The RNA shown here (c-di-GMP-I riboswitch aptamer) has 89 nucleotides and comes from a rhizosphere metagenome. Its mean pLDDT, the model's own confidence on a scale to 100, is 85. The RNAcentral record of the sequence draws on MGnify. Of the family's consensus pairs, 100% are formed in the model.
RNA sequence: GAUAACGGCAAACCCGGGGAAACCCGGUGACGCAAAGCUGCGGGGCUAACGCCUGAGUUCAUCUGGGCCAAGCCAGCCGAGCCGCCGAA
Numbered sequence: 001g002a003u004a005a006c007g008g009c010a011a012a013c014c015c016g017g018g019g020a021a022a023c024c025c026g027g028u029g030a031c032g033c034a035a036a037g038c039u040g041c042g043g044g045g046c047u048a049a050c051g052c053c054u055g056a057g058u059u060c061a062u063c064u065g066g067g068c069c070a071a072g073c074c075a076g077c078c079g080a081g082c083c084g085c086c087g088a089a
Base pairs, nucleotide, nucleotide: 001086008033009032014027015026016025017024018023031076037082038081039080041079042078043077044074045073046072051068052067053066054065055064
């Protein structure tokens, strides 16, 4: 980073599977991407199982609502680090 070339990746929907969920894996499929390659290092975002607090009922059990919380998740949110194809202006 070009009406270049060889190519690459693959959103959403749907299907199967994993997970409490966010989300992930595979298939299909292409919205798009010059790093939409890799890495949770910084910022930011998502979920809230476990745990804690609380409300009603109850005061036995049980059921259920609300709030907080990441060590879980997002690299196709931004930045950063590392690696990488081609070569016009």